[in-house]
Molecule: Lysine riboswitch aptamer
Organism: Bacillota bacterium
This record gives sequence, structure tokens and C1' cells, in this order.
RNA sequence: UGGGGAGAUAGAGGCGCGAACGCCAAGAGUAACGGCUCGGAGGAUGGCACCGAGGAAGGGCCGUGGAAGGGGCGCUCGCCGAAACGCCGGAGAUGCCGAAUCUUCGCGCGUUGGGCUUGCAUCCAACAGGUGCAGGUCUGUCACUGGAUUCUCUCGCCGGCAAGACGCGAGGGUACGGUGGAGCGCUAUCUCGUUU
Repeated sequence: UGGGGAGAUAGAGGCGCGAACGCCAAGAGUAACGGCUCGGAGGAUGGCACCGAGGAAGGGCCGUGGAAGGGGCGCUCGCCGAAACGCCGGAGAUGCCGAAUCUUCGCGCGUUGGGCUUGCAUCCAACAGGUGCAGGUCUGUCACUGGAUUCUCUCGCCGGCAAGACGCGAGGGUACGGUGGAGCGCUAUCUCGUUU
């Protein structure tokens, strides 16, 4: 000064992730529709269309009375960037345009190892659940490290004529502990390359 690489296959983390189907609760006696009545000009997020004095919005009484997404359980399948979220781009849905929302596509870009949980915010009917931010905790993995234990003489020292035992050191393993990193990770095997 330069380098310490690349690919493939198979795996591991655990109330692990996701989807389909079935059942259940909730949604909700809500929305909507119909009748009577009060009300008296608007309804809808902007515009158009549409509805409205043959009575809008809104309120009361009576009758009929849902659904979606989300949740729990069961079972099946696919998996371990599983998956989730954000941004960008395309397509579709809503009466039309815009807005907004939803679905889906992209080996696009970025973040997160995973579970649980607290607070705030947000989506949502919701105290369920999701997401974002901040925090706590459990766990897996690798690196460094601590003592304990165990293995190695085809490692060294000691010992002694020599060999060995004991002991010390070095290296490896195991469980426990401490600190830290991130899945573009980790483990195993194989192949290619580089170096010796």
C1' cells in the first nucleotide's frame, strides 16, 4: 500500500408470519326502508347530474330490519423479509370530474430480527385490532468479554536419565453472566475465485 470475495442448496428463532374456508361474538335493534307526526328549504366534501312544497335537512313514535372491514376459535395451505409500514409509478372501483378512501400490480426505493406490553397520536362503531413515535420487557442469533466446567500431548512449560502423573499456560467445547450489532444477518454442506 492492497486484499480479507462470490454463488447455490438445506435449515433455525416461536402464544413466529400470512392467506383461504367454516363457526361464534360484536357491529346493532345501528344504517336503510315503510307509516304517522313536528318542521319548513335544502340534501351531498367542491362542480355537474339526481332528489325535494305530491314536503329537504333535522326531531319524536311504531313496524320491518341488514352488511362490510376488523376480532376470537377450529382446520387446511404457503412460508422464516416470513411479513408489516412509508414513498414513487401503473390499473380498477364509487352516478361523472376533482378530492378522499379501498383493492391490486412493481424481485421499484427505504425502514423494521421476532413476540408481549405501556403512553401519545391516528384509522376504526369500538374499551377489539392495525399503524406511527417514544419507552419497558422476553427471546433467538453473531461478535467481544468474565469466571466455572470439560476435552486436546498428533500443543507448549514444569518434572525427570527418559517416559508419565500432578500443576501451569494455550487452543476448542458446554452452560451461566456482562456489553454491543443487525435479517443485505446466522448455521451447515457444496462449487468458483484469491492467498499461502